[in-house]
Context: one part of a larger RNA
């Protein structure tokens, strides 16, 4: 000088894009952040509507005056029709979005290659095809057992839940005529013979929408390797599944990934091991560049999710707001037992210099469920707050010498603040009043959280808007007063001890400006 997710200190108009716990990966009250499909499947609360008449009612009438009948109105139970809560069964989705950087020096990243060793739900193309049949479950219902969480027994029932059996190949397994290639291990086709494995409906039975097997696509991923990736030899040796190897087992899939035997091996001064430190980049600061220094936002990647450990489900996890198990905490508790995880988004405490609302909407992009309307989305859009940063505006313009009052200095003559101010004539950015008022809505209509917002127009009236550092020298900018090595100043020189341009205050100047000093870091 440039830069900053800044922070104090005086200051403080306005608008637009931005950014906003760097510190305790501290501990959490609320509340919301993930469901959704009745066109999968049983149930069926509730409400309405037309039946339906138990019951009730007593107008009236009759009356031997004891009672008897009974119209209107009201109205339970029942069955029927529409509605379809809330729970369930079953499907996808909760593995994405979001958040955070504790671990992590490592194939984690990031660059190049590779898989002749691989998976892929949804979605796209093609080709085949869905015949038959069984038995349970939830829920409901009965009984029960518990403070609660949450069960138990029994009886019953549906599927696009689950099973069995057909048919079936270009699919899997055996063997196997043969034909072709390459990049080592080896790949590809493949007659022919044998054995295997499939499915679901739903719907006005129409249109659609689903199933099932294979093949190929895309699209996400896995898995090897090369190179690159911080500091410290006051860390010199390390290493038993450790190196290979043979066999099996695992895996989607190679490999000590595992496990038996076998053999003695692998690493390292080109820096093994150990200790420290750190999430890597694309980027961002700075710099003529090489460089060096960072990893806020925003985007890829990997990591984690209360600590540690584990599997289940599933295309896909070893799963933030599933599951079990220990541990620490925190709550309930009838003392027998339970229940929780904001490093989602507001928001609370702590901790710190120091960091926002417990708001609005699904209008819009984007996502999940659905054929669909549509329902959910603290992704997202957008309001609030905070000069925190950048960028633009404004705090008036113009004429106006007797250079006015006044301040300050002064050789007392003057000099200066100074066209500055007053006056006068003006404008109307921001402002405030009222009036119209969007694009953002795609797709013919309807559909906007922001928002009666930007913006226009009118009208008001210089009215509401200027500080903050600094003047010895590096460095732009000078006098008087106080003070007297005191009180202070200070970034380096250094300044104050009776005339201080250096302290402290006032006039004056000089910088920058809605900021302007400092501190702090990197260049």
């Nucleotide at each position: 000088g440039g830069a900053u997710g800044a922070a104090c200190g005086c200051u403080g108009g306005c608008g637009g894009c931005g950014u906003g716990c760097c510190u305790a990966a501290c501990a959490c009250a609320u509340g919301c952040a993930a469901g959704u499909c009745g066109a999968g499947c049983g149930c069926g609360a509730u409400u309405a509507g037309a039946c339906g008449g138990a019951c009730u009612g007593g107008a009236g009438a009759c009356u031997u005056c004891g009672g008897u009948c009974a119209a209107a109105g009201g109205g339970a139970a029942g069955a029927c029709u529409a509605u379809g809560a809330a729970a369930g069964c079953g499907g996808c989705g909760g593995a994405c979005g979001g958040g955070u950087g504790a671990g992590u020096a490592a194939c984690g990243c990031g660059u190049g290659a590779g898989c002749a060793a691989c998976c892929u739900g949804c979605c796209c193309u093609g080709u085949a095809c869905a015949g038959g049949g069984g038995g349970a479950u939830a829920g409901c219902c009965a009984c029960u057992g518990g403070a609660a969480a949450c069960g138990g027994u029994g009886a019953u029932u549906a599927a696009u839940a689950c099973c069995c059996c057909a048919u079936a190949a270009a699919c899997c397994c055996a063997c196997a005529a043969g034909a072709c290639c390459g990049c080592a291990u080896g790949g590809u086709c493949a007659a022919a013979u044998g054995g295997g494995c499939a499915a679901a409906g739903c719907c006005a039975c129409a249109a659609g929408c689903g199933g099932u097997a294979c093949a190929g696509g895309a699209u996400g991923g896995g898995c090897u390797c090369g190179c690159g990736u911080c500091u410290g030899a006051u860390u010199a040796g390390c290493u038993a599944g450790u190196u290979g190897g043979u066999g099996a087992g695992g895996u989607a899939a190679c490999g000590g990934c595992u496990c038996a035997c076998c053999a003695a091996g692998g690493c390292g001064a080109c820096g093994a091991u150990c200790a420290g430190u750190a999430g890597c980049c694309g980027a961002c600061c700075u710099g003529a560049g090489a460089g060096g220094g960072u990893g806020a936002a925003c985007g890829g990647c990997c990591a984690c999710a209360c600590u540690g450990g584990a599997a289940c489900u599933g295309a896909g996890a070893c799963a933030c707001g599933g599951u079990c198990c220990a541990g620490a905490c925190u709550c309930c508790c009838a003392c027998g037992g339970g229940a929780g995880g904001c490093a989602g988004c507001a928001g609370u405490g702590g901790g710190g210099a120091a960091u926002a609302u417990u708001g609005c909407a699904c209008a819009a992009u984007g996502g999940g469920c659905g054929c669909a309307a549509g329902c959910c989305u603290g992704a997202u859009g957008c309001a609030g707050c905070a000069a925190c940063g950048c960028c633009g505006c404004g705090u008036g313009a113009g004429u106006g010498a007797u250079g006015a009052a006044g301040g300050c200095c002064u050789u007392c003559g003057g000099g200066u603040c100074g066209u500055a101010a007053a006056a006068c004539u003006c404008u109307g950015u921001c402002c405030u009043a009222a009036g119209g008022g969007a694009a953002g809505a795609a797709g013919a209509a309807g559909u906007g959280a922001c928002g009666g917002u930007a913006c226009c127009u009118u009208a008001g009236g210089a009215g509401g808007a200027a500080g903050c550092c600094c003047c010895g020298g590096c460095u732009a900018a000078c006098u008087a007063c106080g003070u007297g090595c005191c009180a202070g100043c200070a970034g380096c020189c250094g300044c104050g001890g009776u005339a201080a341009u250096a302290c402290g205050u006032a006039g004056g100047g000089g910088g920058c400006a809605a900021g302007c000093g400092u501190u702090a870091u990197c260049c």
Molecule: small-subunit ribosomal RNA, 5' domain
Organism: uncultured soil bacterium